Description: This is a predicted structure of a 96-nucleotide RNA (TPP riboswitch aptamer (THI element)) from Sulfurisoma sp. Its mean pLDDT, the model's own confidence on a scale to 100, is 77. NCBI's taxonomy places the organism under Bacteria, Pseudomonadati, Nitrosomonadales, Sterolibacteriaceae, Sulfurisoma.

C1' cells in the first nucleotide's frame, strides 16, 4: 500500500414444509425440524455466493410424518454498489 473479514448505508435475491384435531367452502388450533414454516417489512443470503432453485415423484437411513439426517455436491444455475479510523487475517514493496 492492497485485498478479505467485521461494521454502516442503499439496493437486490430467497423459502414458508410435515403430522394431528376441529371444521370441511375458506380456514383455525396444537405438535416436529429449523435462522425463518406467507403471523412476517421478520429471518437468511448477495460472487471468498449450500440463502435458494434444478436434478427429484432421486438414493440410503430414520420418523407419526416431512429435504428430518446424509448422499447427490470439486454437478448445473443463482442476487452488490459505496463508505470504512482502529482491531483480526492474507499478500506485495521499502527500511533495519
Nucleotide at each position: 500500500g492492497g485485498c478479505c473479514c467485521a461494521c454502516g448505508u442503499u439496493a437486490g435475491g430467497g423459502g414458508u414444509g410435515c403430522c394431528g384435531u376441529c371444521a370441511c367452502a375458506g380456514g383455525a388450533c396444537g405438535g416436529c425440524u429449523g435462522a425463518g414454516a406467507u403471523c412476517a417489512c421478520a429471518c437468511c443470503c448477495u460472487u471468498g455466493g449450500a440463502a435458494c432453485c434444478u436434478g427429484a415423484u432421486c438414493c440410503g437411513g430414520g420418523c407419526u410424518a416431512u429435504g428430518c439426517c446424509g448422499g447427490c455436491g470439486u454437478a448445473g444455475g443463482g442476487a452488490a454498489g459505496c463508505g470504512c479510523a482502529a482491531a483480526g487475517g492474507c499478500c506485495c514493496g521499502g527500511c533495519c